Predicted 3D model of a 1465-nucleotide RNA (small-subunit ribosomal RNA) from a metagenome.
[in-house]
RNA sequence: AGAGUUUGAUCCUGGCUCAGAACGAACGCUGGCGGCAGGCUUAACACAUGCAAGUCGAACGAGCUGGGACCUUCGGGUCCCGAUGCUAGUGGCGCACGGGUGAGUAACACGUGGGAACGUGCACUUUAGUACGGAAUAACUGAGGGAAACUUCAGCUAAUACCGUAUGACUCCUUCGGGAGAAAGAUUUAUCGCUAAAGGAUCGGCCCGCGUCUGAUUAGGUAGUUGGUGAGGUAAUGGCUCACCAAGCCUACGAUCAGUAGCUGGUCUGAGAGGAUGAUCAGCCACACUGGGACUGAGACACGGCCCAGACUCCUACGGGAGGCAGCAGUGGGGAAUAUUGGACAAUGGGGGCAACCCUGAUCCAGCCAUGCCGCGUGAGUGAAGAAGGCCUUCGGGUUGUAAAGCUCUUUCGACGGGGACGAUGAUGACGGUACCCGUAUAAGAAGCCCCGGCAAACUUCGUGCCAGCAGCCGCGGUAAUACGAAGGGGGCUAGCGUUGUUCGGUAUUACUGGGCGUAAAGCGCGCGUAGGCGGUGAUCUUUGUCAGAGGUGAAAGCCCGGGGCUCAACUCCGGAAUUGCCUUUGAAACGGGAUCGCUAGAGUCCGAGAGAGGAUGGCGGAAUUCCUAGUGUAGAGGUGAAAUUCGUAGAUAUUAGGAAGAACACCGGUGGCGAAGGCGGCCAUCUGGCUCGGUACUGACGCUCAGGCGCGAAAGCGUGGGGAGCAAACAGGAUUAGAUACCCUGGUAGUCCACGCCCUAAACGAUGGAUAUUAGCUAGGGGGCCCUGCAAGGGGUUCCUUGGUGUAGCGAAAGCGUUAAAUAUCCCGCCUGGGGAGUAUGGUCGCAAGGCUGAAACUCAAAAGAAUUGACGGGGGCUCACACAAGCGGUGGAGCAUGUUGCUUAAUUCGAUACCACGCGAAGAACCUUACCCGGGCUCGAAGUGUACGGAUUAGUUCUAUGAAAGUAGAAUGACACCUUAACCGGUGGAACGUACAAAGGUGUUGCAUGGCUGUCGUCAGCUCGUGUCGUGAGAUGUCGGGUUAAGUCCCUUAACGAGCGAGACCCCUGUCCUUAGUUGCCAUCAGGUAAAGCUGGGAACUCUAGGGAGACUGCCGGUGUUAAACCGGAGGAAGGUGGGGAUGACGUCAAGUCAUCAUGGCCCUUACGUCCGGGGCGGCAAACGUGCUACAAUGGCAAUUACAGCGCGACGCAAUACCGCGAGGUGGAGCAAAUCGCUUAAAAAUUGCCUCAGUUCGGAUUGGGAGGCUGCAAUUCGCCCCCAUGAAGCCGGAAUCGCUAGUAAUCGGGGAUCAGCCACGCCCCGGUGAAUAUGUUCCUGAGCCUUGUACACACCGCCCGUCAAGCCACGAGAGCUGGGGGUACCCGAAGUCGUGAUAAGCGCCCACGGUAAAACCAGUGAUUGGGACUAAGUCGUAACAAGGUAGCCGUAGGGGAACCUGC
Repeated sequence: AGAGUUUGAUCCUGGCUCAGAACGAACGCUGGCGGCAGGCUUAACACAUGCAAGUCGAACGAGCUGGGACCUUCGGGUCCCGAUGCUAGUGGCGCACGGGUGAGUAACACGUGGGAACGUGCACUUUAGUACGGAAUAACUGAGGGAAACUUCAGCUAAUACCGUAUGACUCCUUCGGGAGAAAGAUUUAUCGCUAAAGGAUCGGCCCGCGUCUGAUUAGGUAGUUGGUGAGGUAAUGGCUCACCAAGCCUACGAUCAGUAGCUGGUCUGAGAGGAUGAUCAGCCACACUGGGACUGAGACACGGCCCAGACUCCUACGGGAGGCAGCAGUGGGGAAUAUUGGACAAUGGGGGCAACCCUGAUCCAGCCAUGCCGCGUGAGUGAAGAAGGCCUUCGGGUUGUAAAGCUCUUUCGACGGGGACGAUGAUGACGGUACCCGUAUAAGAAGCCCCGGCAAACUUCGUGCCAGCAGCCGCGGUAAUACGAAGGGGGCUAGCGUUGUUCGGUAUUACUGGGCGUAAAGCGCGCGUAGGCGGUGAUCUUUGUCAGAGGUGAAAGCCCGGGGCUCAACUCCGGAAUUGCCUUUGAAACGGGAUCGCUAGAGUCCGAGAGAGGAUGGCGGAAUUCCUAGUGUAGAGGUGAAAUUCGUAGAUAUUAGGAAGAACACCGGUGGCGAAGGCGGCCAUCUGGCUCGGUACUGACGCUCAGGCGCGAAAGCGUGGGGAGCAAACAGGAUUAGAUACCCUGGUAGUCCACGCCCUAAACGAUGGAUAUUAGCUAGGGGGCCCUGCAAGGGGUUCCUUGGUGUAGCGAAAGCGUUAAAUAUCCCGCCUGGGGAGUAUGGUCGCAAGGCUGAAACUCAAAAGAAUUGACGGGGGCUCACACAAGCGGUGGAGCAUGUUGCUUAAUUCGAUACCACGCGAAGAACCUUACCCGGGCUCGAAGUGUACGGAUUAGUUCUAUGAAAGUAGAAUGACACCUUAACCGGUGGAACGUACAAAGGUGUUGCAUGGCUGUCGUCAGCUCGUGUCGUGAGAUGUCGGGUUAAGUCCCUUAACGAGCGAGACCCCUGUCCUUAGUUGCCAUCAGGUAAAGCUGGGAACUCUAGGGAGACUGCCGGUGUUAAACCGGAGGAAGGUGGGGAUGACGUCAAGUCAUCAUGGCCCUUACGUCCGGGGCGGCAAACGUGCUACAAUGGCAAUUACAGCGCGACGCAAUACCGCGAGGUGGAGCAAAUCGCUUAAAAAUUGCCUCAGUUCGGAUUGGGAGGCUGCAAUUCGCCCCCAUGAAGCCGGAAUCGCUAGUAAUCGGGGAUCAGCCACGCCCCGGUGAAUAUGUUCCUGAGCCUUGUACACACCGCCCGUCAAGCCACGAGAGCUGGGGGUACCCGAAGUCGUGAUAAGCGCCCACGGUAAAACCAGUGAUUGGGACUAAGUCGUAACAAGGUAGCCGUAGGGGAACCUGC
């Protein structure tokens, strides 16, 4: 010191959250020691038991004990003595301190600083005195009452108890004469006391200034109230109390009321200013079961005193009594939570006493608790085979890890044993055999907790599979989770660690230091103006603020600094500083204030001019609309996208004339004018406000702002009375529509208009409060003045006011503002503090009402906003392209069949593809095989592959038998190789093969959303980017835009850009022309031979052709247009002309597009099966639907006959000629050919001729046959193709809709090939033959490109998003009421007690606690029902908003409607 989180990204605003520190804490896990501290924050709840305040015999009488003597029944008794001791009582002092608690209290309670009208026991100083008397009473004795507590009567007695007299320095009172007022003794002395008075001290009472929480949804309060006079009362002032008099007093600088709270030194935090807090320690206050009261006393209205009342508890013989832990322990209860019924008066202090001494739960100690702070330890060194084990692994290794073990060493703490303090200045030690010291033994007894996605240090594996769970915020989890759980590893802290709670900080997020308000939250709609705040200039005085010096005070402790003591530290002691404050006093006089005298620059007055929809009232005017009357006139008019409702033959609309009425004022008219704003528009008159300019005569700061207050305030709306032409909420009808409570149309009422009175709100906006001053310009408009010029119209310059545009500096998050500031400064007012809930509820107030003003909370979210950027999108715009449309040609959709798909069916109908981009697609060929599917039968290291180990002649291989559908199973026969070796196939070793076991195989099982590769699509569209520079805070922009041009981001020009890359183009292949080279299998012009004919032969190399190499085309040339450009248009030449035609070639990317079933591959799954083999079946199943095709429906045709002309390819498991057989498919047989040689191979359409003559036909060919055949193949039934014969269906050109094609193209005709035994091929891919029509063009449909614009979209319009309704849940409001509480007012009652009265007592009276009654107000809880709100996976209805959101949206208001909303102004 910052960080995370709004967005696709950015900047800003703004909230939420985190990292820090702290705690009287609590909870979870864990726990070795010591020191120092701390320990009921809750129930001021109730308390058993013990203790916490006594002491004095040197005040007093008495008793007991004791001592002596005598007696004794040995129990004791009598008498005397008595400073031995003890004690109930009288008396004195203390009990008002110490200790506890924080309920009450918002107050002179506290803090701080002052003040005058007081008291003060004990202690101190001083002065004086202490004389003489008296009457009682407790104890005690006797007699009673009572359960007890206690108490009554009679009698005796003492005092430092009580009373009187005297004296009285002195004190007090006084009418100044005088009057009143004291004592106590004890004791042998000394001494201790007593009385009076004065003084100081200490302590206390009282008064005052200042400071001291929240709420205005608490605005008025107060009758002893405020003051005076007099009296009473008090220690003392005082309405403290009373009588009388006056009517005051407090309050917006917040009275009163309500809520909350002990205050302070301090404590925590913070850089500070502040904020929070008030445990322990210290000062003050208040309280002592609750309320009231006094007594005693120096002091109390008294914690361990009294009286009364009340609640509660206890005892009781029921008559009556007793009690008060908020003292120390302790108990119950409450609570998340807080300790021992301990020791001692040894120390410090307190009370009493002459003292010894006694008392002291104050205090000092100990016990419990990791509650906190501080310190220490749990070992140190060495140790690589980097052990074992764990975990991970790419299987190589890595890591845990010098960690362990092992070896060497030490002993703090703890344990055991011994010694043993200080605290005590003479005695006395609870702590305590404690601290500390010494010794002994052994690494021995001593480590956990949290975290590891980012913030924030620390990563892997397994499990789980939006489950279980995590989470402070963002967020993780839906089969590869560094985020859940576990493990390994790592990070952090450490006797603790985390969590929760709270406070401050970060947060400048309440901003004094130190924020803002045009668009993010925020300027009152506007003015006038009171209080208040602020205020021009010169001089004098003052010193209240201000500044400086000095003094007093600011307790101690704490914090800070410097030292000292515990081994250190925490802790503690000493000293200093500080305590920012208050008071007193001395000075200063610049500034602010005050007083006085001036000034004129602010402000105002006066005089002279000027402009204007400024306001109010009255009158006048013309155009238009509507209506009425009359005329002309006839069938329509009106209205719309199109219509209809409506009006019209009873005469509309149209047109002419006349009349009536109301409202509004065309043109001028303008970012023109006026006004404070709202607002103001025909003309004239009257009344009236403000403004500007000029003059500079007057006043002399008279000013600015403005809380409350007052006034004005569009439209709508309300009341009363008028008026009512047009328009027009509501309403009605017609349309539109799925619906249409709307948009459109026809009508139409309030209203709109006037007068008077209300309402008081608007997106009342410049979303910009008012005033003053300062700070570049340029330009335009309106109103004045002055100067120059001109005859004038006018022109030029300058100055003041005003309305705009642009722009510098500066400001700003940016866009923008910019002398009319959103710049720079000052003054005053208003307002803001995340979004929603909500401008809602409630209360108050205003209003006739509608409603206005003021104005929350619970709850909920982590965002909500602003500006700008890049995209995408728009039923936004501009430019441009494409068989996109249009213009054409031919199809599909209707029929039959083929084929693919869906669906259905099935044991199975294997799987995939499924908008364009699936559907004659994977499949360039399913009868078996293929084959993945189904049924059945088999095998299990397996059908195939690799390795290791073992086996051994019964071995491999071959042949055969049985069984079986086959696979297979069972069995028999025969039977090998190499080397060594042997008599020997006797033995040994080895290779292959086999068998067994293992490592592993296998899987068309799953995931194309884990992947590679490949592919489709946008799209052969012209785009997509980079480097450097520049601009911008930034995302980004520029370049790539603009003007031309192109098929093209193709090229040119301009240009803060300059260049470059991937694409386009070019390079490559085929084809079109020519040249050259080479001529066999191809060719044959010339020469020769030769045939029936024929390149058939010799020969030739010209031509065609073949296939190598070249040439050629480049806008190169000419003209025009164009910017002297790029380029375009036309032309020449040329085989070809502007890319000649065709192909290959596919940028950055998009679609989680397709494919795990081509292949490869991670993870998961199966392993006598999800592997593998076999037989059969299925993939061909058929109600229905769709796609793609073939053949047709015929005469531009069909059939028959005859006759021409291709090119690409293919051939040995092959192509097959000639010949023969068959109607034919085909068969027999086989020359030739591994091919420019032989074969497939007769091309067909076309042409010529003939028949058919418009019909379901000589069209069409489906279907069928108990008809006959051919071919392939192991096999043709499911399920092949072909031929012949016979049969002869639908169909007569196809609805909505839709497809292809721009030239050798469409259309049409045939041919070849791949796959392949054959073929379901009408498919696919090639080849050639014949060979068109049309394009005016870009308005529209579709798609695409560029620029621009809007956006609330970014998963990007298949987007976003609003409201009702339905369901669940949560908090809140209203609510007939009900319950409780604390106060006030009035009245009743009136205990104890003070005071008064009374001779005194009793009694009575005043005041008064408690209690009661009454009517209101306030606060809280609860309440059937009800209202809206928030959230929720998703549901229903629509589609209101965001794009021109499909009717621009929004604000105010009014009406209406399921709802969003609609309509009027």